This is a predicted structure of a 172-nucleotide RNA (c-di-AMP riboswitch aptamer (ydaO/yuaA leader)) from a Phycisphaerales bacterium.
It was read from a public genome assembly, where an Rfam model found it.
The source organism's lineage runs through Bacteria, Pseudomonadati, Planctomycetota, Phycisphaerae and Phycisphaerales.
Its mean pLDDT, the model's own confidence on a scale to 100, is 76.

RNA sequence: CUUCAGUGACCGCCGAAACCAGGCCGAUGGCCCGGUGCGGGGAACCCAUAAUAAGGUCGCGGCCGGGCAAAGGACCGGCCAGACCCGGGGCGCAGGAGUCGCAGCAAAGAUUCCAGGGCACUUUCAGGCCCCAGCCCGUCAGCUAACCUCGCAGGCGAUCGACAGCACAAGU
Numbered sequence: 001c002u003u004c005a006g007u008g009a010c011c012g013c014c015g016a017a018a019c020c021a022g023g024c025c026g027a028u029g030g031c032c033c034g035g036u037g038c039g040g041g042g043a044a045c046c047c048a049u050a051a052u053a054a055g056g057u058c059g060c061g062g063c064c065g066g067g068c069a070a071a072g073g074a075c076c077g078g079c080c081a082g083a084c085c086c087g088g089g090g091c092g093c094a095g096g097a098g099u100c101g102c103a104g105c106a107a108a109g110a111u112u113c114c115a116g117g118g119c120a121c122u123u124u125c126a127g128g129c130c131c132c133a134g135c136c137c138g139u140c141a142g143c144u145a146a147c148c149u150c151g152c153a154g155g156c157g158a159u160c161g162a163c164a165g166c167a168c169a170a171g172u
Base pairs, nucleotide, nucleotide: 001171002170006168007167008166011157012156013155014154018036019035020034022032023031024030025029037152038151039150040149041148042147047142055085056084057083058082061080062079063078064077065076066075087140088137089136090135091134095114096113097112098111099110100109116131117130118129119128121165122164124162125161127159
């Protein structure tokens, strides 16, 4: 440079969840720290919002005060710490509207629809399969530059087809 034809690779998928380099120890393993990269939270001005309603329960927790003739206990009030619940919030696709669930209102749960998410380079089209959870903070957080801070886990098994693009390969 070319593109009639070939391939989509080293097995991969969800997810931010990977790579590199050191130090120490009781050393075929464990612990600690750093760099690059990826991801989350908090946090100004400006902007946005609009308020009068945000706390509750627990107990031989601790401290202070009150009252009692005195002390102790119980009681009352306040502060601090802890646990649980709630108003509010965060990660995430996991949000919304119905029906069933019952003597009645519900709850757990089941189910339907809409929205959302995933399935081997990428977009689109068509078809198929699946998910639509869980956890965290604990009266507190809108956005937000500087700045501060946290995570890099865990769980799985494999959708095909078409046009185009990209890349590789091949040839010169």